[in-house]
RNA sequence: GCCCAGGUGGUGGAAUUGGUAGACACGCGGCACUUAAACUGCCGUGGGGAAACCCGUGCGGGUUCAAGUCCCGCCCUGGGCA
Numbered sequence: 001g002c003c004c005a006g007g008u009g010g011u012g013g014a015a016u017u018g019g020u021a022g023a024c025a026c027g028c029g030g031c032a033c034u035u036a037a038a039c040u041g042c043c044g045u046g047g048g049g050a051a052a053c054c055c056g057u058g059c060g061g062g063u064u065c066a067a068g069u070c071c072c073g074c075c076c077u078g079g080g081c082a
Base pairs, nucleotide, nucleotide: 001081002080003079004078005077006076007075010026011025012024019065027045028044029043030042031041032040046055047054048053058074059073060072061071062070
């Protein structure tokens, strides 16, 4: 230099045809249980804000009524070729 795969909350990881972003699990917080804990169960949990509301899928553009998803450029990670 060229080719392929990937980048989504605190972490792993879904969303497969473009149509409510964050299912599910872990972690964390609260409550119940316990003499007290552990285990287990229930509820909550992206960010900002008093609220209304605003923002959020690596970064910047584009297409579209609508983009995590499609297109272009760039950055980063892993693999392959030279």

Transfer RNA from an uncultured bacterium, 82 nucleotides, folded computationally. The sequence was found in a public genome assembly. Model confidence (mean pLDDT): 81 of 100. Rfam family: tRNA. Rfam classes the family as a transfer RNA. Rfam's curators write: Transfer RNA (tRNA) molecules are approximately 80 nucleotides in length.